[in-house]
């Protein structure tokens, strides 16, 4: 330098054919306990890497860039 994959909650990851973004763990509150742990219920938390474009509407489609991993040279 070229090619491929990826970037979504604090962490690990889903997200189908474009239609107001979710799970598990973690965190907070409540229940339970003598008190904890465990368990159950509830809740908070997101500019979907950045900049543009297409569209009535983009996490998803298109272009460029950044970063991470891999392959080739």
């Nucleotide at each position: 330098g070229g090619c491929c994959a990826g970037a979504u909650a604090g962490c690990u990851c889903a997200g189908u054919u474009g239609g107001u973004a979710g799970a598990g763990c973690a965190c907070a509150g409540c229940a339970u306990u003598g008190a904890a742990a465990a368990u159950g219920c509830u809740g908070g938390g997101g500019u979907c890497g950045c900049c543009g474009g297409u569209u009535c509407g983009a996490g998803c489609c298109c272009g460029g860039c950044u970063c991470u991993g891999g392959c080739c040279a």

Model confidence (mean pLDDT): 83 of 100. This is a predicted structure of a 73-nucleotide RNA (transfer RNA) from Phycisphaera mikurensis. The organism belongs to Phycisphaera, within Bacteria.